[in-house]
RNA sequence: GGAGAAAGCCAGACGAUCGCCGGUCCAUGUCCUUGGACGGGAGGAAAGUCCGGGCUCCACAGGGCAGGAUGGUCCCUAACGGGGACCGGGGGUGACCCCAGGGAAAGUGCCACAGAGAGAAGACCGCCCGCCGGCACUCCGGUGACGGCGGGUAAGGGUGAAAGGGUGAGGUAAGAGCUCACCGGUGUUCUGGAGACAGGACACGCAUGGUAAACCCUAUCCGGUGCAAGACCAAAAAGAGGAGUGGAGGUUGCCCGCCUCGAUACUCCGGGUUGGUCGCUUGAGGGGGUUGGCAACAGCCCUCCCAGACAAAUGACCAUCCGUUGCAGCAUUUCGGUGUUGUAGCGACAGAACCCGGCUUACAGACCUGCUUGCGUU
RNA sequence: GCGGGAAUAACUCAGUGGUAGAGUGUCAGCUUCCCAAGCUGAAGGUCGCGGGUUCGAAUCCCGUUUCCCGCUCCA
Numbered sequence: 001g002g003a004g005a006a007a008g009c010c011a012g013a014c015g016a017u018c019g020c021c022g023g024u025c026c027a028u029g030u031c032c033u034u035g036g037a038c039g040g041g042a043g044g045a046a047a048g049u050c051c052g053g054g055c056u057c058c059a060c061a062g063g064g065c066a067g068g069a070u071g072g073u074c075c076c077u078a079a080c081g082g083g084g085a086c087c088g089g090g091g092g093u094g095a096c097c098c099c100a101g102g103g104a105a106a107g108u109g110c111c112a113c114a115g116a117g118a119g120a121a122g123a124c125c126g127c128c129c130g131c132c133g134g135c136a137c138u139c140c141g142g143u144g145a146c147g148g149c150g151g152g153u154a155a156g157g158g159u160g161a162a163a164g165g166g167u168g169a170g171g172u173a174a175g176a177g178c179u180c181a182c183c184g185g186u187g188u189u190c191u192g193g194a195g196a197c198a199g200g201a202c203a204c205g206c207a208u209g210g211u212a213a214a215c216c217c218u219a220u221c222c223g224g225u226g227c228a229a230g231a232c233c234a235a236a237a238a239g240a241g242g243a244g245u246g247g248a249g250g251u252u253g254c255c256c257g258c259c260u261c262g263a264u265a266c267u268c269c270g271g272g273u274u275g276g277u278c279g280c281u282u283g284a285g286g287g288g289g290u291u292g293g294c295a296a297c298a299g300c301c302c303u304c305c306c307a308g309a310c311a312a313a314u315g316a317c318c319a320u321c322c323g324u325u326g327c328a329g330c331a332u333u334u335c336g337g338u339g340u341u342g343u344a345g346c347g348a349c350a351g352a353a354c355c356c357g358g359c360u361u362a363c364a365g366a367c368c369u370g371c372u373u374g375c376g377u378u
Numbered sequence: 379g380c381g382g383g384a385a386u387a388a389c390u391c392a393g394u395g396g397u398a399g400a401g402u403g404u405c406a407g408c409u410u411c412c413c414a415a416g417c418u419g420a421a422g423g424u425c426g427c428g429g430g431u432u433c434g435a436a437u438c439c440c441g442u443u444u445c446c447c448g449c450u451c452c453a
Stems, first nucleotide, its partner, number of pairs: 001375001002373003006369001008367001010365001012321002015318001017316002020041002023038005043349001047360002050358005055226001057224002062256004067222005072086005087101001088099004102217002107215002109211003124157002126153008135144003165183006184206001185204008230278004241269005247261004271452002285304008322347011379449007388402004396433001404420005426442005
């Protein structure tokens, strides 16, 4: 230098003109206002709405069943399905990355096709033994291949995603944890660790394959509702309107309990409105410092106030510069390019809607930090 | 803004772990003097897309894209 891997940061810059939405102050105005000054005005994801919390109303939320979610350990946090560190497994030469990572010895289900056999299984080929048959050879004792029958064998072949530990040696008629060594596994125990777990010793020839993002079991967590929550004001309209349900309602589903109402409630049809105020932005808030902690994070101190719209503001245009691409000219060249000037185009993903913490997804380009290296050069 | 659902052949739909199907349509043949109807056969599929679990995924899980539906207040 190339290639790679991790963490962070920015999201074109400055200026002029014309606008848009809030706030404060001043002036003006017979209540419709108008004008001026100052200051503020999108994001890292505002997005998807996948989780969690605040807040809201319903008993400040209760019991049971059902249902849902999560799943190594310890910690962080308001909480989480998020994060940090570590453990175990897997990948990479490495920096480092990935894992829905409880239980298959509680039970049930499934394992298609192929295959002899798919669960405490299995003899298709092969290997070996015995008997019988004819054949060949014969040193007449038998031997050999072939065929049939009976049996042994899970070493080898073959099927499959998967065939009841693996490798090697001994052993055997042939084989087999049948025996032994090593590796793996299970159980007991000791040591280390906060724990997941790791290491050692002893015992057991090994006794029960996979699948739980199949049912299920187990541990933990979860009441519902969502700012169209909810509170208030104003206006209009059709009569204490019609039909249905049944004591009704309090928002997943059922039962109970509790509270409220008691001739009201709910559903459908029909009618009216499509206004205003609050909720609404000071908050688990931003920035800086310091202390503790490996870190996530927490404590303390200082400082700042930083969008609040509702057919929904945050924009348009011009100029200069910046980045990048194409074309043309000039210079240079090791003919690959490089530098410079002019001109034209382009400037990612994307737009707050009650507010936060995460996750996921989208994203042109630029910068910075500490690292790795099977590559090249010195 | 909040909640719920769907995507499979050209169209409408079935299939909820084990070879992707039906009806209509299209094409070819038979039938007919010709057409329609009828009969026979064929073609046509990234199961919206990407990843994961599994031996195996249209089906189970996660992410994503597109489309559809419902939800104000008053009396």
Predicted 3D model of RNase P RNA and transfer RNA as a complex of 453 nucleotides. Rfam match: Bacterial RNase P class A. The prediction has a mean pLDDT of 79.